[in-house]
RNA sequence: CACGCGAUCGCGGGAGAGAGUCGGCGGAAAACGCCGGCCGCCGAAGGCGCAACCCGCCCGGAAACGCUCAGGCAGAAGGGACCGGGAUCGCGGA
Numbered sequence: 001c002a003c004g005c006g007a008u009c010g011c012g013g014g015a016g017a018g019a020g021u022c023g024g025c026g027g028a029a030a031a032c033g034c035c036g037g038c039c040g041c042c043g044a045a046g047g048c049g050c051a052a053c054c055c056g057c058c059c060g061g062a063a064a065c066g067c068u069c070a071g072g073c074a075g076a077a078g079g080g081a082c083c084g085g086g087a088u089c090g091c092g093g094a
Base pairs, nucleotide, nucleotide: 003092004091005090006089007088008087009086011084012083013082018039020038021037022036023035024034025033026032040073041072042071046069047067048066049065053061054060
C1' cells in the first nucleotide's frame, strides 16, 4: 500500500397503506388546494416492548419480530430502514 472495522458527507436504488367521509375557508367551478372532526388502514424515520443471541453469572446490550405514541396512506414533492458503490477522517494492518 492492499485490505478490514467505525464515523461523516454526497450519489444511485428503495416498499406498504382510503383519490374514505362530514364540516369550514379559498375558488367562476361539482376541478383543485388548505384546516379541523370521525372511521378505516400501513411500518422501513424516530420511539417503546419481548426475545433468539452476546456476557462465567448478575446487571446490561440486542431484530427486518411485536406495538403504533409519533410519522405515513392518489400522483408529484418530501421522508424512508436497508443495499450498492465513491470521498474524507480515525483505528487496525505496523
Description: The RNA shown here (Glycine riboswitch aptamer) has 94 nucleotides and comes from a Gammaproteobacteria bacterium. The coordinates come from a structure-prediction model, not an experiment, and the mean pLDDT is 80. The sequence was found by an Rfam model in a public genome assembly.